About this RNA:
Predicted 3D model of RNase P RNA and transfer RNA as a complex of 465 nucleotides. It holds a member of the Rfam family "Bacterial RNase P class A". It is annotated as a ribozyme. Its family is annotated with dimeric ribonuclease P complex, tRNA processing and ribonuclease P activity in the Gene Ontology. The prediction has a mean pLDDT of 76.

RNA sequence: GGAGUGGUCCGGGUGAACGCCGGCCACCGCAGGAACGGGUGGCGGGAGGAAAGUCCGAGCUCCAUUGGGCAGGGUGCUGGCUAACGGCCAGUCGGGGCGACCCGCAGGACAGUGCCACAGAAAAUAGACCGCCUUCGCCGGCAACGGCGGAGGUAAGGGUGAAACGGUGCGGUAAGAGCGCACCGCGCCCAGGGUGACCUGGGCGGCACGGCAAACCCCACCUGGAGCAAGAGCCAAUAGGGGAGCGCCCCCGAAAGGGGGCAAGGGCGGCCCGUCCCACGCUCCCGGGUUGCUCGCUGACGAGGCCCCUGGGCAACCAGGGCCCUAGACGAAUGUUCGCCGCCCCCGCAAGGGGGAACAGAACUCGGCUUACAGGACCACUCCGGCC
RNA sequence: CGGGCCGUGGCGCAGCUUGGUAGCGCGCUUGACUGGGGGUCAAGAGGUCGCGAGUUCGAAUCUCGCCGGCCCGACCA
Numbered sequence: 001g002g003a004g005u006g007g008u009c010c011g012g013g014u015g016a017a018c019g020c021c022g023g024c025c026a027c028c029g030c031a032g033g034a035a036c037g038g039g040u041g042g043c044g045g046g047a048g049g050a051a052a053g054u055c056c057g058a059g060c061u062c063c064a065u066u067g068g069g070c071a072g073g074g075u076g077c078u079g080g081c082u083a084a085c086g087g088c089c090a091g092u093c094g095g096g097g098c099g100a101c102c103c104g105c106a107g108g109a110c111a112g113u114g115c116c117a118c119a120g121a122a123a124a125u126a127g128a129c130c131g132c133c134u135u136c137g138c139c140g141g142c143a144a145c146g147g148c149g150g151a152g153g154u155a156a157g158g159g160u161g162a163a164a165c166g167g168u169g170c171g172g173u174a175a176g177a178g179c180g181c182a183c184c185g186c187g188c189c190c191a192g193g194g195u196g197a198c199c200u201g202g203g204c205g206g207c208a209c210g211g212c213a214a215a216c217c218c219c220a221c222c223u224g225g226a227g228c229a230a231g232a233g234c235c236a237a238u239a240g241g242g243g244a245g246c247g248c249c250c251c252c253g254a255a256a257g258g259g260g261g262c263a264a265g266g267g268c269g270g271c272c273c274g275u276c277c278c279a280c281g282c283u284c285c286c287g288g289g290u291u292g293c294u295c296g297c298u299g300a301c302g303a304g305g306c307c308c309c310u311g312g313g314c315a316a317c318c319a320g321g322g323c324c325c326u327a328g329a330c331g332a333a334u335g336u337u338c339g340c341c342g343c344c345c346c347c348g349c350a351a352g353g354g355g356g357a358a359c360a361g362a363a364c365u366c367g368g369c370u371u372a373c374a375g376g377a378c379c380a381c382u383c384c385g386g387c388c
Numbered sequence: 389c390g391g392g393c394c395g396u397g398g399c400g401c402a403g404c405u406u407g408g409u410a411g412c413g414c415g416c417u418u419g420a421c422u423g424g425g426g427g428u429c430a431a432g433a434g435g436u437c438g439c440g441a442g443u444u445c446g447a448a449u450c451u452c453g454c455c456g457g458c459c460c461g462a463c464c465a
């Protein structure tokens, strides 16, 4: 100097004018005070790293103070962190890269069931199409041998396929073959190391056990449902309307009616158990009315932030100390214009002039993941080339 | 704001469960029958299966992440 890997951060600044949303304070007015609302003035606050997708996990609220079992759903190497997680950290194994480093839904295929198209002789209880070898018969040839047909051996070679029932080499054999041996792979056992996934070493076995579980399934662990339009309070309006469905038994009574019990009815949401309720009730449909206010709601006290110190830990993180902190709308605020400076591009010798600035925008709140993003800053590391 | 469903030729839909050949109807093109149209018959064209990764020998189908579209949900009595 070039190429690259990983990580952290910023994502315009400042001033003026006119507005918008909400908070606090002061004053004014309605009727003497208070509260609410209204007006005026002052002070300070007002989008993000993703506010997004709504993909996970929680807080919170209601359903019955959510209990047991089944079904269903989810997760899936190991250890740790966390309120929790499918997240994060560290490691193991496998794959990719010369390397820094990156990627992995990475349990089980001797519990069972199922699938493996086409091609190919044969696709999972393997299998002789070509070839190779032995042998028999016939034919040709002086012979060596060759051709045709039959019987048998052979998985080393060819060919098909994503995959052909261990691989390479030597020996061996009629030709061959774990048939024998060495190394590698595989399985089992033992020893050592590690919390563990697993690793290292030794011995035995001639090889038995193809792939697919992001196919059903098995194993281990987790899991009730709905969501702030949850839910609570106040107020206005109406035909407080019509229809359908949800029952039996016992007692009292002349009847109307009253009381009690139960589940196969209802609360109940996929089912059962269990529990609660019993007709002025409950569920559904049609029709009708309103399109309001307050709380929940923004936290000044929290699973908060900073990462500034100290300690523990490789780290995620934990403990203690210090500092900082706060948008709360609902016809839904956070805007528009101008000046100066900074950044980028174009024109110009220069002075200067012109233009541009991404993705996107709170809606109950947090922890993560994923996705979008103009331009820029910094740190650590790797490889290549040159010079000293 | 929350919840659910869908995406396959020009249009409307199958196929996805159990992964191997993308098909049906209407429409379109060409030709024949007719003087011409309509109609009928015959032949044919036309599909990145919304997009991108992954699993697998192999993906419209299975898994994950995005993109687009549609539907439902206010309160009172």
Stems, first nucleotide, its partner, number of pairs: 001384010012341007020046002023043006048359001052370002055368005060227004067273004072223005077091005092106001093104004107218002112216002114212003129158002131154010166184006185207001186205008231295004241286006247262006265277003288464003302325001304324003308321005343356005389461007398414004408445001416432006438454005